[in-house]
Molecule: transfer RNA
Organism: Lachnospiraceae bacterium
RNA sequence: GGAGAGAUGUCCGAGUGGUCGAAGGUGCGACUCUCGAAAAGUCGUGUUCCUCACGGAACCAUGGGUUCGAAUCCCAUUCUCUCCG
Repeated sequence: GGAGAGAUGUCCGAGUGGUCGAAGGUGCGACUCUCGAAAAGUCGUGUUCCUCACGGAACCAUGGGUUCGAAUCCCAUUCUCUCCG
């Protein structure tokens, strides 16, 4: 230099155009159970911004584009991994 794969919440990871901030798991917190633990079960749990609060908005690596509608399609860029030279 060329080609390919990937980037989603604390972490892992599904979702490939339609009520999806997003399944499931993990971690953490509370509770149930127990003499007490463990195990099991139930509930909650991303970040930023606005709001006294209730509540709301945005965010799927970053920036654009297509579309009524984008995590999902297209373009460029950044980073990681693999292969070729």